[in-house]
RNA sequence: CAUCAAGAGAGGCGGAGGGAACGGCCCUGUGAAGCCUCGGCAACCAUCUCGUCGUUCGCGGCGGGAGAGGUGCCAAGUCCGGCGGAAUCCUCGGAUUCCGAACGAUG
Numbered sequence: 001c002a003u004c005a006a007g008a009g010a011g012g013c014g015g016a017g018g019g020a021a022c023g024g025c026c027c028u029g030u031g032a033a034g035c036c037u038c039g040g041c042a043a044c045c046a047u048c049u050c051g052u053c054g055u056u057c058g059c060g061g062c063g064g065g066a067g068a069g070g071u072g073c074c075a076a077g078u079c080c081g082g083c084g085g086a087a088u089c090c091u092c093g094g095a096u097u098c099c100g101a102a103c104g105a106u107g
Stems, first nucleotide, its partner, number of pairs: 001107004009038005017027003022081003039074003044070002047066008083100007
């Protein structure tokens, strides 16, 4: 800096945790985490390619496409919330919806 409401799990080992933290709410002995094997999803990077613009003619920018080499991912929207704003309701303390931020994740 970009993206994050889509998508995609079986087996073996293992034996109680896991969903980042907190608060919720969930998942889990009908087997959590972790490790291994195989499979799958996606298309960020790399590769190839088409168009276009620029060029110091080496290549570079932008947009589209192909396959899947390097990552990543395969419960729930980043599971939800917190902070700010708007609208509606309202028992005036809150509730609901929407937008944005923050945190976090991946590249």
Model confidence (mean pLDDT): 84 of 100. This is a predicted structure of a 107-nucleotide RNA (SAM riboswitch aptamer (S box leader)) from a soil metagenome. Rfam family: SAM riboswitch aptamer (S box leader). Rfam describes the family as follows. The SAM riboswitch is found upstream of a number of genes which code for proteins involved in methionine or cysteine biosynthesis in Gram-positive bacteria. The sequence is in RNAcentral, with records from MGnify.